[in-house]
Bacterial RNase P class A from Propionibacterium sp., 376 nucleotides, folded computationally. The RNAcentral record of the sequence draws on ENA. Of the family's consensus pairs, 94% are formed in the model. The coordinates come from a structure-prediction model, not an experiment, and the mean pLDDT is 78.

RNA sequence: UGAGUCGGUCGGGCGGCCGCGGGGGACCUGCGGGUCCCGCGAGGAACGUCCGGGCUCCAUCGGGCAGGGUGGUGGCCAACAGCCACCCGGGGUGACCCGCGGGACAGUGCCACAGAGAACAGACCGCCUCGGACUCCGGUCCGAGGUAAGGGUGAAACGGUGGGGUAAGAGCCCACCAGCGGGACGGGUGACCGUUCCGGCUCGGCAAACCCCACCCGGAGCAAGACCGAGCAGCAGGCGACACGGACGGCCCGUCCAAUGUCUGCGGGUAGGUCGCUGGAGGCCUGUGGCAACGCAGGUCCUAGAUGGAUGGUCGCCCCCGUGCACCCGGUGACGGGGCACGGGACAGAACCCGGCGUACAGACCGACUCAUCCG
Numbered sequence: 001u002g003a004g005u006c007g008g009u010c011g012g013g014c015g016g017c018c019g020c021g022g023g024g025g026a027c028c029u030g031c032g033g034g035u036c037c038c039g040c041g042a043g044g045a046a047c048g049u050c051c052g053g054g055c056u057c058c059a060u061c062g063g064g065c066a067g068g069g070u071g072g073u074g075g076c077c078a079a080c081a082g083c084c085a086c087c088c089g090g091g092g093u094g095a096c097c098c099g100c101g102g103g104a105c106a107g108u109g110c111c112a113c114a115g116a117g118a119a120c121a122g123a124c125c126g127c128c129u130c131g132g133a134c135u136c137c138g139g140u141c142c143g144a145g146g147u148a149a150g151g152g153u154g155a156a157a158c159g160g161u162g163g164g165g166u167a168a169g170a171g172c173c174c175a176c177c178a179g180c181g182g183g184a185c186g187g188g189u190g191a192c193c194g195u196u197c198c199g200g201c202u203c204g205g206c207a208a209a210c211c212c213c214a215c216c217c218g219g220a221g222c223a224a225g226a227c228c229g230a231g232c233a234g235c236a237g238g239c240g241a242c243a244c245g246g247a248c249g250g251c252c253c254g255u256c257c258a259a260u261g262u263c264u265g266c267g268g269g270u271a272g273g274u275c276g277c278u279g280g281a282g283g284c285c286u287g288u289g290g291c292a293a294c295g296c297a298g299g300u301c302c303u304a305g306a307u308g309g310a311u312g313g314u315c316g317c318c319c320c321c322g323u324g325c326a327c328c329c330g331g332u333g334a335c336g337g338g339g340c341a342c343g344g345g346a347c348a349g350a351a352c353c354c355g356g357c358g359u360a361c362a363g364a365c366c367g368a369c370u371c372a373u374c375c376g
Stems, first nucleotide, its partner, number of pairs: 001372010012318007020041002023038006043347001047358002050356005055221004067217005072086005087101001088099004102212002107210002109206003124151002126147009159177006178202001180199008225275004234266006245257004282301008319345007327338004
């Protein structure tokens, strides 16, 4: 200098005017509120709502079934499907990256197309033996068998190379290698690794198919839930009631019944209001233990809380990027620096809170490391 890998930070700034939502203060008030002033008001993902927890209510002795989740090992954490370190497998020259990484001799099932045959397999071509027929004596055809060495199909064809062996062949036998199972020794907390010996000679893949094993999980969610509580309806009582109405009755007296209305009380509870509500497993710095995630100690900092749901609009200056220019400066020039004009500056917006994961993102910056080339 070029090409890369990993990690981190930021994600426009200042001011004027007009608005919006909370909070505090002063003043006015007809108590409903109003005016003025001060200060605060989205994010790294506030998003998706995929996991986990706090909190609230319901359920609950304990255990099991069903259902769901997790799945190499060790650690961290309130917890997790998260994080850290390591192991194994795969990729890369490398920094580094990827893995939905328990079990396929517990059982059941599946393996498309092609192919003769797809799991304790398979004779399509080929090779070999025997019998028969034919023959131009080289063989050819038919039949009965043997054969997995060769060809061909496939993602996958039941170990590989060499030798012996055989009619031809074959772990049929042998040596080495690979794989599987078992033993011993050594290292590691462990997953696992290394060395060595033995065995039968050889065992396909899929569990994101059912299933088996180990561990974990009660349900619903702030529209949770708590308090206050109009109006209407309900219930009880008073007035209404020495009146009016109805029943008994021919009529009167009398007795009994009782609507509407109105007032009071009651419990449940709708509209509505208040609380829950924002300071917390919180951020940063230093020290300390640890490879790290993280823990501990000390210091320091913090200011949204709406509920039809505020956090916006506009103007000016600056910043960054791109394009253009007949402008200015330097230069013979390519070009460099400046100026001016125009355009652009992402993804996205709280709703109980927190820890993660995943996804989106114009652009700017920082650090560590790798490879190649050149110079000293």